[in-house]
RNA sequence: UUGAACGACCCGAGAGAGGCCGCGGAACGCGGAGCCGAAGGGGAACGCAAAAACUCUCAGGCAAAAGGAUCGGAUCGGGACG
Numbered sequence: 001u002u003g004a005a006c007g008a009c010c011c012g013a014g015a016g017a018g019g020c021c022g023c024g025g026a027a028c029g030c031g032g033a034g035c036c037g038a039a040g041g042g043g044a045a046c047g048c049a050a051a052a053a054c055u056c057u058c059a060g061g062c063a064a065a066a067g068g069a070u071c072g073g074a075u076c077g078g079g080a081c082g
Stems, first nucleotide, its partner, number of pairs: 006077003010073004020032004034062003040058001041056003
């Protein structure tokens, strides 16, 4: 001097599935049987090591809002490599 992975925060994009039924004065409460797959988690995957958008549906979700894997951008950090 170059500035990879990665991290934090902000902005934009961001799918699926009942505004279901019953109880209850009402609730964001309780119960019921369905459905979704994109926070997280388990399996896949004890192997040298790593690992999916596959799989399960524990958690979460099924009007809008919120959340949301992931993608793009900005800033700050980071310091692989030469």